[in-house]
Context: one part of a larger RNA
RNA sequence: GCCAACGAGUUACUCUUAUGUUGCAAGGUUAAUUCUUUAAGUGAAGAAGCCGUAGCGAAAGCGAGUCCGAAAUGGGCGUAGAGUAACAUGAGGUAGACGCGAAACCGAGUGAUCUAUCCUUGUCCAGGAUGAAGUGAGGGUAAAACCUCAUGGAGGUCCGAACUAAUGUGGGUUGAAAACCGCUUAGAUGAGGUGAGGAUAGGGGUGAAAGGCCAAUCAAACUCGGAGAUAGCUCGUAUUCCCCGAAAUAGCUUUAGGGCUAGCCUCGAGCAAUAGUGUGACGGAGGUAGAGCACUGAUUGGGCUAGGGCCCUCACAAGGGUACCAAACCCAGACAAACUCCGAAUACCGUACACAUGUUUCUCGGGAGUCAGGCAGUGGGGGAUAAGCUCCAUUGCCAAAAGGGAAACAACCCAGACCAUCAACUAAGGCCCCUAAAUAGUAGUUAACAGAGAAAGGAUGUUAAGUUGCUCAGACAACUAGGAUGUUGGCUUAGAAGCAGCCAUUCAUUUAAAGAGUGCGUAAUAGCUCACUAGUCAAGCGACUCAGCGUCGACAAUUGUCGGGACUUAAACUACUUGCCGAAGUUAUGGAUUUCCGGAUUUAUCCGGGAGUGGUAGGGGAACAUUCUAUUCGCAUUGAAGCCGUACUGUGAGGUAUGGUGAAGCGUAUAGAAAAGCAAAUGUUGGC
Repeated sequence: GCCAACGAGUUACUCUUAUGUUGCAAGGUUAAUUCUUUAAGUGAAGAAGCCGUAGCGAAAGCGAGUCCGAAAUGGGCGUAGAGUAACAUGAGGUAGACGCGAAACCGAGUGAUCUAUCCUUGUCCAGGAUGAAGUGAGGGUAAAACCUCAUGGAGGUCCGAACUAAUGUGGGUUGAAAACCGCUUAGAUGAGGUGAGGAUAGGGGUGAAAGGCCAAUCAAACUCGGAGAUAGCUCGUAUUCCCCGAAAUAGCUUUAGGGCUAGCCUCGAGCAAUAGUGUGACGGAGGUAGAGCACUGAUUGGGCUAGGGCCCUCACAAGGGUACCAAACCCAGACAAACUCCGAAUACCGUACACAUGUUUCUCGGGAGUCAGGCAGUGGGGGAUAAGCUCCAUUGCCAAAAGGGAAACAACCCAGACCAUCAACUAAGGCCCCUAAAUAGUAGUUAACAGAGAAAGGAUGUUAAGUUGCUCAGACAACUAGGAUGUUGGCUUAGAAGCAGCCAUUCAUUUAAAGAGUGCGUAAUAGCUCACUAGUCAAGCGACUCAGCGUCGACAAUUGUCGGGACUUAAACUACUUGCCGAAGUUAUGGAUUUCCGGAUUUAUCCGGGAGUGGUAGGGGAACAUUCUAUUCGCAUUGAAGCCGUACUGUGAGGUAUGGUGAAGCGUAUAGAAAAGCAAAUGUUGGC
C1' cells in the first nucleotide's frame, strides 16, 4: 500500500416538553400487593398516590375572586371548562451519553542482578626513572648551626604494560552493536581499579551537582486500581430519492477559534384581507453632496484708519513724517469632518388612494445551524488619497453556483443546471487558420510590429478643424548689392568710437533703405553680422489655438511572445450597416416530480389549466437493504443459501430471471424488534 472482517447518537428514568395515533373524558389513571384468573404479566380485584377540575396571599385565611391598604371608581395575580393514560417520534434533563485520543492527579504495591553513594570481606597494579626526612662517617663550632660524602627510600612524583577511562579522527547509521569497532589519547600507589555479600525506594533515595542516576523508562520509576478522569481541542461518524434552505451580524460574557438571547432557515397550527412587496399619486421629517461666507474659525491683495514700531523737530509734554506691524470698517479674492444665509438626488416614514404581484406579511408552537467570512463597485475612517492592508456603510457575487466569455483564472461580463433530443432562437463574446461563424459592406485614421503594458515632459510625425497676418503693386527661403551722415551723441573713464556702465520725448540729415544700434569682436579703434532696403527668382509663405492616431521618454536574465500561427487600403483603430456563430438562458417535442386552482368520481386517484424543481450547514417528507420474532403463503437433492457470469427491470438505494459452481437449507406478504448499511478516524485484527 491493497484485500477481508470489525468499527461511532445507544440504553435507563411510570423525569420534562411538543407532535401524531388510540382509549376514556370533568374526569383520567392505577403502583405495590392479592386472587377460586390464563397457554401467556392473560384477566379480575386493589384509589394509596399522581395529573386535571380555582384562585389569591409570606401566612392566618378568604374564595370567582384575592392581595396591598383606614379606604377606592386604584394597582398586582386570577376568573369566559379539556383533560388524562398508553404507545410512537422529535428535543431536553440526569447518567461515560455519538466514537477514539491526552499530558496529568490520587491510592495500594513491585524494584538498587543496570546505575549512584555507603558498609563488610577479598583481590590487582610488568619494568624503568627521580632520590624528601631520618641515620652513619668526615669536616666544622665554646656548644649548636652549617658543609661534604655515603646510607636511606618519601611522593594524589616522572616514563610506561596490565587495568581503567575517552581528547581527536575514520568507519558504522534498515549497524556485527537501540552507543559499537580501528587508530589515537589520558591516568596508571591512588580522592586508584575490581570480585562477592549487604544497606538506602518514588515528592523518596543517591548525587566530587550534569536535573545526573534509581533495570534500553526520570523536572518525580514501574505495575495494577480510582477510570469510560477531564478535553470550550483535533480527527472520524456508514443506504437512496423528493421539498425548502441559512449564517459568518447585535447585545452580554475572565469573553474573543467557546457560549446565551435576538436576527436569518425549516416544519406545524392559526388570524386578518384594510396584510406584505413593487410602481405611480399624495403627504411628511431631514441638513449629506454641492454651494456659500450671513455666524464660528482660518485667510490673500488693495483702501481707509485706531494702536504700536522707526525717523525728524525736539527732549515732562507735544507736533510732523513713514515703501514697517496692524484691530475695526470698505472693495475684491478665497478655505472648513467637529462653519452654514442656503441646499439637492437617492434613501427613509406614512396613506380607508390606483395598478401589478399573489401568500411572499403577521401571531403561536416543534427542530436547527450560524457568531473566523471573502472579493468587486460605490460613500468614507485608519495607512503614505501604499497593500491581494485594515475598520464601517451600501449593492452584487463567491461562500453554498454548474454552464458560456475573459488563453489558463472562487469573486469580473453573460446566465441560475428536474431528465432526454445528431432540433430552433439568442446573451456576453466573437466570425483569416488553430476554432463554430462575412478574407462582409460603406467612410475615414495609423506606418509605429503601433495594435500587443506606463507618467511628467520633449519634438516642423501625420490627419482634420478654426483664428489671424504677408503675398504677382512679387511674399517666404536663397543669392547679389547696400546698410550712410551730424557723430567718437552726452556723461563716465587711462580709454568707452553703435556694442563695460549711466543719461535721454534715442534727435535730426541724406535716402530705395540703414537702430544714437541684434549678436560676435578690439586695450580702444578696426573687422564680421543683424534689423532695414533694392535687385535676381516666381507662388504660395508665416504666427497661434484645438482635436484624432502615432513618436521619444521605455532597463533583466531560454528565441520566449497578441493564447499561438500569422496580420499592414488590415485579420489594427474610429464611426455606421447587414448577416451569421455562440450557453445547461429561451423555444420546440416527449417524460418525471412538487404545489395551487377547477372538474370528475373509485377519497386517493384521474383529467384540464397555472406556477415551480442549483445548493453547503441545517429542517421536513417518502423509500431500499440487512438480522431476528409473530402470523401467512410457498420453494428445495428433478439441487437451498453463498460465490462467478449474462439478460431484463426500477428516478434511486435495489429487484427479477437465467447459466455455471455449490451441497442443505431458503424465501413471499403483513406487522413488530434492532448489536441495522463504511473509504476514510497517522482506525482495530488478520492476510498478501